[in-house]
Context: one part of a larger RNA
Molecule: small-subunit ribosomal RNA, 3' major domain
Organism: uncultured bacterium
RNA sequence: UGACGGGGGCCCGCACAAGCGGUGGAUCAUGUGGUUUAAUUCGAUGCAACGCGAAGAACCUUACCUGGGCUUGACAUGCCGGCUAAACUCCCUGAAAAGGGAGGUCCUUCGGGAAGCCGGUGCAGGUGCUGCAUGGCUGUCGUCAGCUCGUGUCGUGAGAUGUUGGGUUAAGUCCCGCAACGAGCGCAACCCCUACAAUUAGUUGCUAGCAGGUAAAGCUGAGGACUCUAAUUGAACUGCCUACGCAAGUAGAGAGGAAGGAGGGGAUGACGUCAAGUCAUCAUGGCCCUUAUGGCUAGGGCUACACACGUGCUACAAUGGGGCGUACAGAGAGUUGCGAUACCGCGAGGUGGAGCCAAUCUCAUAAAGCGUCUCUCAGUUCGGAUUGAAGUCUGCAACUCGACUUCAUGAAGCUGGAAUCACUAGUAAUCGUAGAUCAGCAAUGCUACGGUGAAUACGUUCCCGGGCCUUGUACA
Numbered sequence: 001u002g003a004c005g006g007g008g009g010c011c012c013g014c015a016c017a018a019g020c021g022g023u024g025g026a027u028c029a030u031g032u033g034g035u036u037u038a039a040u041u042c043g044a045u046g047c048a049a050c051g052c053g054a055a056g057a058a059c060c061u062u063a064c065c066u067g068g069g070c071u072u073g074a075c076a077u078g079c080c081g082g083c084u085a086a087a088c089u090c091c092c093u094g095a096a097a098a099g100g101g102a103g104g105u106c107c108u109u110c111g112g113g114a115a116g117c118c119g120g121u122g123c124a125g126g127u128g129c130u131g132c133a134u135g136g137c138u139g140u141c142g143u144c145a146g147c148u149c150g151u152g153u154c155g156u157g158a159g160a161u162g163u164u165g166g167g168u169u170a171a172g173u174c175c176c177g178c179a180a181c182g183a184g185c186g187c188a189a190c191c192c193c194u195a196c197a198a199u200u201a202g203u204u205g206c207u208a209g210c211a212g213g214u215a216a217a218g219c220u221g222a223g224g225a226c227u228c229u230a231a232u233u234g235a236a237c238u239g240c241c242u243a244c245g246c247a248a249g250u251a252g253a254g255a256g257g258a259a260g261g262a263g264g265g266g267a268u269g270a271c272g273u274c275a276a277g278u279c280a281u282c283a284u285g286g287c288c289c290u291u292a293u294g295g296c297u298a299g300g301g302c303u304a305c306a307c308a309c310g311u312g313c314u315a316c317a318a319u320g321g322g323g324c325g326u327a328c329a330g331a332g333a334g335u336u337g338c339g340a341u342a343c344c345g346c347g348a349g350g351u352g353g354a355g356c357c358a359a360u361c362u363c364a365u366a367a368a369g370c371g372u373c374u375c376u377c378a379g380u381u382c383g384g385a386u387u388g389a390a391g392u393c394u395g396c397a398a399c400u401c402g403a404c405u406u407c408a409u410g411a412a413g414c415u416g417g418a419a420u421c422a423c424u425a426g427u428a429a430u431c432g433u434a435g436a437u438c439a440g441c442a443a444u445g446c447u448a449c450g451g452u453g454a455a456u457a458c459g460u461u462c463c464c465g466g467g468c469c470u471u472g473u474a475c476a
Base pairs, nucleotide, nucleotide: 001476002475003473004472005471007470008469009468010467011466012465013464015460016459019423021421022420023419026314028312029311030310031309032308033307034305035304042053043052064300065299066298067297068296070294073123077122078121079120080119081118082117083116088103089102090101091100092099093098106113107112125289126288128287129286130285134283135282136278137277138276139274141272146185147184148183149182150181151180152161153160154159165176166175167174191266192265193264194263196234197233198232199231200230201229202228206223207222210221211220212219237260240254241252242251243250244249316416320375321374322373323372324371325370326369332363333362334361337356338355342351343350344349382413387408388407389406390405391404392403393402429452430451431450432449433448434447435446
């Protein structure tokens, strides 16, 4: 000087408390451990691994296993020699890869050449090892308020001071004081979305007034008022009032205002820590393999299953289940695509194809809600696992191993021990919608979007994490 303390002081955080809903019990989904296996490819392992890499494992992917093939090689480039062939099409064998047979192109100065093939040689190739050799990228403490430097001064020196102190703040934020004076990286601001208004613009959006028109409808003429769209501006600064205060600032109430004290979100992550993670995104040193640890192919496996754990979905019902009627979003996606109306099917879906490269057309009926009828507390008209049968769709192909539909079947489960998690407002809870990946889908995941919409916070004694000062130390 740090680190640590079941030392002290001050302070903060959904850290506790106050609330609300979960997990832990059940079924299932998914990931992991373990076990099994020819193989169950590899990585991730307290917080910070475990719906993680994987924003899509039937084949492919695929790295694993078994079998069948190849050896200058699936791919790149140089040299030497040779050939006139190659790609492609058809036939045979084969599970395919591949092998055998037949057909089969361009320029030319006729020497040959481009390209290709064959043989040879340098080499290719490696998801093989080392993340404790590395770059790059990332997690974490933590969006915590810290981390440093120059000059000066003090100290023999390591170092100190500045950065401490008194206030204040979300903040090393700002003020005052002070042997310090300044500066840098962080904080804040500048950026984006959102909340209000103005101006400009008016189609594919809108429809107040005017006219036409319908069963109804901005449907049509027309219009720019309104909504909206999307560009430019304005607006909020403790600016005004009161109290405290030297000041900084804080508190309270209020005015005005769409918004009030950082208005609400996002992006943004200092110096560093964990030899944290990644050699399997990529790149790369070293080592290793080279008729194999490379490469092609078929089938299998990654989907196994006495079990254990994590994360979720659905429930256990009446604030509910079922039937009928009826209302209101936002944000997205679409040409190998989205696919209306219509017809067929109980349905998944099929036939067909209008329109749309989309503020125009389509996906596309939002659901909870509201109205009404029924069920009447039961393992039930709750719950839907599992199983049987018949089908639909995608795709060469759904046996291992897809999703969905219909009929039948109708398991556990009556609110969950110890323990433990998230959340402070348009939040929790609850309800649907869309997208990426994608032929299809194991999505209940992830990412976004809107609808309905709470309770509670006395407070900082305690638990956890963190910041500053101080103190002790046999630690570095």